[in-house]
RNA sequence: UGAUAUUGUAAAGCGCCUGGACCCGUCAGUAUAGCGGACGGGUUGACGAGGAGGGGGUUUAUCGAAUUUGUCGGCGGAUACCCCCCGGUGCCCAUCAUCGUCAGGAGGUCGGCAAAAACAGGCAGCAAUGCCUGUCACAAAGAGGCUUCCAUGUGGCAGU
Numbered sequence: 001u002g003a004u005a006u007u008g009u010a011a012a013g014c015g016c017c018u019g020g021a022c023c024c025g026u027c028a029g030u031a032u033a034g035c036g037g038a039c040g041g042g043u044u045g046a047c048g049a050g051g052a053g054g055g056g057g058u059u060u061a062u063c064g065a066a067u068u069u070g071u072c073g074g075c076g077g078a079u080a081c082c083c084c085c086c087g088g089u090g091c092c093c094a095u096c097a098u099c100g101u102c103a104g105g106a107g108g109u110c111g112g113c114a115a116a117a118a119c120a121g122g123c124a125g126c127a128a129u130g131c132c133u134g135u136c137a138c139a140a141a142g143a144g145g146c147u148u149c150c151a152u153g154u155g156g157c158a159g160u
Base pairs, nucleotide, nucleotide: 014076015075016074017073019072020044021043022042023041024040025039026038027037029035030034047064048063049062053085054084055083056082057081086100087099088098089097090096092156093155094154095153104150105149106148107147108146109145110144118135119134120133121132122131123130124129
């Protein structure tokens, strides 16, 4: 240093990097510069809000912000979606529909402390770039509250 095994910890705009872009070095070419090329090393590669009944499956899994110049591209994952099970609601049960423990759908209205960025200062590095401190704003969707409208099919049991 690599491989294998075991144990622990960490995350969901989360993790990683072989393409691309950018920086540095070396080499040769070219017409002095320049220019592009090859090789080596490095940097970058998603800013928050929101999202979990269990198991399986699947992949372009919600919302906006940005001086959007690759937040491009790729791989993996993920609370999304589908199926089954369990649970709630709709009339007692089953099915069916619909949702997920704040547990039926649709509309209206209220609701939602954003963060990066920007500016100022500092540290590391030749640089690309990274990190820290302060000041200071600006979203949308969702959860939820209030309200209006809609849903109650089929079969069975009991009572009258």
Molecule: glmS glucosamine-6-phosphate activated ribozyme aptamer
Organism: Syntrophomonas sp. UBA4807